[in-house]
This record gives sequence, C1' cells and structure tokens, in this order.
RNA sequence: CGAGUCUGCCGGACGGUCGCGGACGACGGCGGCAACGUCGCCGUCGCCUGAGGAAAGUCCGGACUCCCCAGGGCACGGUGCUGGCUAACGGCCAGGCAGGGCGACCUGACGGAUAGCGCAACAGAAAGACACAGCCCGGCAACGGGCAACGGUGAAAUGGCGAGUUAAAAGCUCACCAGCGCCGCAGCGAUGCGGCGGCUCGGCAAACCCCACCGGGAGCAACGCCAAAACGCGCAGAUGAGGCUGCCCGCCGAUGCGCAGGUAGGCGGCUGGAGUCCCACAGCAAUGUGUGGAUCGAGAGAGAUGAUCGUCUCGGGCCCGUAUGGGCCUACGACAGAAUCCGGCUUACAGGCAGACUCGAACC
Repeated sequence: CGAGUCUGCCGGACGGUCGCGGACGACGGCGGCAACGUCGCCGUCGCCUGAGGAAAGUCCGGACUCCCCAGGGCACGGUGCUGGCUAACGGCCAGGCAGGGCGACCUGACGGAUAGCGCAACAGAAAGACACAGCCCGGCAACGGGCAACGGUGAAAUGGCGAGUUAAAAGCUCACCAGCGCCGCAGCGAUGCGGCGGCUCGGCAAACCCCACCGGGAGCAACGCCAAAACGCGCAGAUGAGGCUGCCCGCCGAUGCGCAGGUAGGCGGCUGGAGUCCCACAGCAAUGUGUGGAUCGAGAGAGAUGAUCGUCUCGGGCCCGUAUGGGCCUACGACAGAAUCCGGCUUACAGGCAGACUCGAACC
C1' cells in the first nucleotide's frame, strides 16, 4: 500500500424569530368552601425544558396490576452440547464437538434410533434383510451349490484400504484407520488422550414419540380514587297552588334531602430507575461488589417535539492545477419518531471515527 476479520462509538454544531407539549413563578378571570385565605380550572407574560440508536417489529423475558388457585396427576405449549452470568430469558460470556475459510474468524434446534409406532420419492435385483449383470465348482445341457471382491442404481447398499487364506471369495485371519464397548489418565463438565476387546445389523425425531427442565390467565384501553345528568331506593314536609277526584284517605307525579351503583368527565398509576458515566476490587469474560465520586435527561392522552433565517463544519458536486492544493455551490444529507417501565433479540440505516487482528506485495 492492497484485500479482509472482529469489537466499540458518532448519527451535524451554535444562535435568532414564529408556533406547540410540560414544570415553575407572576398577574388576570371563573368556580368550590363560612372564611383573611386556600384549592381547582382557564388565559396572558417570564423563565427552564422537550425523541432514538434503533423510539420500529411486538419476537422472547421480567417489574407492576387485576382475576383464578388445597395437594397430586394427565393434557397442551416452549426450551434442548457443557459450565457460568442474570430479576428472568429462546439473551449474554467462556469452553467442547461438527462444518466452512490459506488465515484473522464465521456458522450450527448440537439430548435419545437395543421403549414403541413409523418413513425412505425416483432409480435399483434389493432400502432389513437381498442377488440383476457377474465370478467359482459340479454337470453335455437344463440345473444344483458356493461368493459378494468386481460392475451397475441411488442421498444412502451392511465398515475403508492393503496382505494372507481360497476353486472363487468374504473381518474368515492379520496390520493401520473409522465406529462401538470397557479400563486408565486429564477436566466441575461437554470432551480429549492412551490401552484393551471382539468384528461390530445403516439413516431419519424443526414427524409422532421418549427423557430432562420451564410455563396459571389477561394486560397501563391493566388497575385504584372522586364523580355530573338520567335511572333506582329511602325519607321529609306544606297547601291557596298537579292528576285519579267534588270531599276524606290512599296512590302516582312534582319539590327538597339522603343513599347505592358507577356512565360521561376528572385525578392517580406516570416516569428517579434491575438508571447513566467514571474509579477501585474480584473474575479469562459475561457479570458482580463498593457508608467511592459525578449526574437527573419528555411524560402527552387522539396524542407537543414543527417552520424559517443566519454563521460554521463534515460529506457531496463543479472548475483550475502534473501534484500537495486552491476557488465556487450547498445542510439538498440515511433509517426513522416516544405513549407504563426495564433487559434482550431481530430488522432498517447516507456518511464518518477509533482499536485489535489476518493474508498478500514491495522496500529498509
């Protein structure tokens, strides 16, 4: 210098004007209460503050809230190498194994097929038990017997390869390799290494199934509090003054008061928390601990965060120049926007920064 791998981070800056949400303060108006006053609502002014790394998809896990709940089992759903972290997880860290890459590194639903029920298209003789072509022996032949090395089919054909044996052959025997089992050693473990054994009946469980572990349901439009009108229930008292009814009683209605439920509406839940940054210590790390330090950053309720101007900067574009460079134009500049909160995952993203590492070439 070129080509890459992994990790972390940024996501224009400053200011003016107008507009909008929220907090606080002042003033004004309205309303409640017996009230100097106080509380609530509305408006104006002042001042402060106002989206993200993913606020997204709503996929997984929790906090919180309400409902259900003796105990046990079945069913259903999820997860699935090992160890650790965590409030929890299908997340993260470390490790093992398998596959890919020259490499840094990447990818993996990666428990079980001697519990059961099953499956294997096409091709092929045969896909659990077999002999099509073929080889060998006997026989003139038909045929009988032996074999599975060699050929062919297939994703897969009953260990691979070499030697011996043989009529031809074959784990029939032997060496090495693969697989399985046992033993020893190392490791918490997955597993690795070594030794021995006999020759070993294959594949499929993001199919049923078995095993282990986990899981009650709904979700902030959860839920709690206050509570208009109307309806319901109870009580009251008056009469000159509602109706049945001319009079009395009674009933209904009206009026007043009270009660209950809880609709409209209002308030709370609501944003300071498993918070963020730094430091020290423990740990390979994820992470944890600390009467160590610093810091507070939107809380709406049909939902504000917008528009515009100025200065500058990065990128981009154009021109000049052999080139370092110079001049001009310009925020036109990605993906996208909170809605109870938090931890993850996934997806989208113009442009840029930093660190560690790998491969190649040249030069010293």
Molecule: Bacterial RNase P class A
Organism: Chloroflexota bacterium